[in-house]
Context: one part of a larger RNA
RNA sequence: CGUAGGAAGUUUGAGAGGACCUGACUCUAGUACGAGAGGACCGAGUCGGACAGGCCGCUAGUGUACCUGUUGUAGUGCCAACUGCACCGCAGGGUAGCUAUGCUUGGAUGAGAUAAGCGCUGAAAGCAUCUAAGUGCGAAACUCGCCUCAAGAUGAGACUUCCCUUAAGAGUCGUAAUAGACUAUUACGUUGAUAGGACACAGGUGUAAAGACAGUAAUGUCAAAGCCGAGUGUUACUAAUUACUCAUGAAC
Numbered sequence: 001c002g003u004a005g006g007a008a009g010u011u012u013g014a015g016a017g018g019a020c021c022u023g024a025c026u027c028u029a030g031u032a033c034g035a036g037a038g039g040a041c042c043g044a045g046u047c048g049g050a051c052a053g054g055c056c057g058c059u060a061g062u063g064u065a066c067c068u069g070u071u072g073u074a075g076u077g078c079c080a081a082c083u084g085c086a087c088c089g090c091a092g093g094g095u096a097g098c099u100a101u102g103c104u105u106g107g108a109u110g111a112g113a114u115a116a117g118c119g120c121u122g123a124a125a126g127c128a129u130c131u132a133a134g135u136g137c138g139a140a141a142c143u144c145g146c147c148u149c150a151a152g153a154u155g156a157g158a159c160u161u162c163c164c165u166u167a168a169g170a171g172u173c174g175u176a177a178u179a180g181a182c183u184a185u186u187a188c189g190u191u192g193a194u195a196g197g198a199c200a201c202a203g204g205u206g207u208a209a210a211g212a213c214a215g216u217a218a219u220g221u222c223a224a225a226g227c228c229g230a231g232u233g234u235u236a237c238u239a240a241u242u243a244c245u246c247a248u249g250a251a252c
Stems, first nucleotide, its partner, number of pairs: 001152001005163007015149004021049007033038001051106005059100004066093005071086006110144003117137004169246004173189005194239003197235005203228003211222004
C1' cells in the first nucleotide's frame, strides 16, 4: 500500500515445512521345524542407544552489585573498624536466571490406493492358466493421519462484537518485563500492585560491630548473630501527572 467504510477479537486451511530411527533381553518356547546339531514366524512385555522438543522439582555447573575467610600494599590521624588496587587479588560456599552430563515427552495406533510378490474366479486354447473382462491381499516409499507456520490464497476467505460523529479504536508519553540490538511483543498507568521502597517469609552465608562478662592471654559467651542481587506474599510511601496526535464512507 492492497484486501471498496473504519475497528477489536476469534478462526477456516489452499499451500509450505518438520517428524518418520533403532538395539538388547524376557515370555510365547527349547515349542513349530529338524535324524541331530540347531532353532523360529506370529504375538506380548521390560530396559536402553542416538536424535528432536520442552523444563528447572531432583542431581550438577555457572552465578564479576550475595555472605564469609585471608595475603601484600595504600588510604580514612592512630588502635579498632572499614575502603581502594592486585585476574572478581586469592580461597570456601551460593538465591534467581541461564544451562546439561539432570528430569520429562516424542517416533505410534490407524485409514486409503499401490510396488515386487501371493491369490480367487476365468476364457482366448472343452484342459491348464493371478489376466485378457472381473475381483482380493500386500511395504519404513505415496495420499491422509501427528507437530508447526499459513488469506499478499491479489482466488486477498469466514464468524462474533463495536463505531454511525470529534466515534469505535490506535498511537505519542510514562512505569516495566515472561520481551528485547533499535524497533517490535507483552503487562500496567490512580476505577492502579507496573517498577522502586517498606514489611513479612523463603533462601544464601555462617555467629557482625560495639559493649559487658569469663580467662594471664590466644579466645569464648551474650548470638540460629549480623548481612544479603534477581524469589514469594502483602502494602499506594515514591514514580506511572496533566495532556496531545491520528482515525471518521462511492453507506444510511